SAM riboswitch aptamer (S box leader) from Arthrobacter crystallopoietes BAB-32, 92 nucleotides, folded computationally. Taxonomically the source falls in Crystallibacter crystallopoietes (Bacteria, Bacillati, Actinomycetes, Micrococcaceae). RNAcentral records the identical sequence in 2 taxa. The prediction has a mean pLDDT of 86.
RNA sequence: UAACCAUCCAGAGCGGCUGAGAGACCUGGCUCGUUGACGCCGCAGCAACCACCUCGUUUCGAGGAAGGUGCUAACGCCAGGACCGAUGGAGA
Repeated sequence: UAACCAUCCAGAGCGGCUGAGAGACCUGGCUCGUUGACGCCGCAGCAACCACCUCGUUUCGAGGAAGGUGCUAACGCCAGGACCGAUGGAGA
């Protein structure tokens, strides 16, 4: 990078740095933001995709735990659009 599978109305915030836009892209709304948003770092937390453990009627199911990811405004913020997007898994 392209293709495949699963999920995307549940859940979970403080501090430091920075300083003007941000909520992926387009249109239209709506919202967040100098009472400091977005982003980065640290810590904390949420969840349980993969790995791990136990049990069972073992391509599966239930429970445990939290090592690798992920996530912590609003349903992927909402509606329409498109070679849609994001995360995980297993490969090329």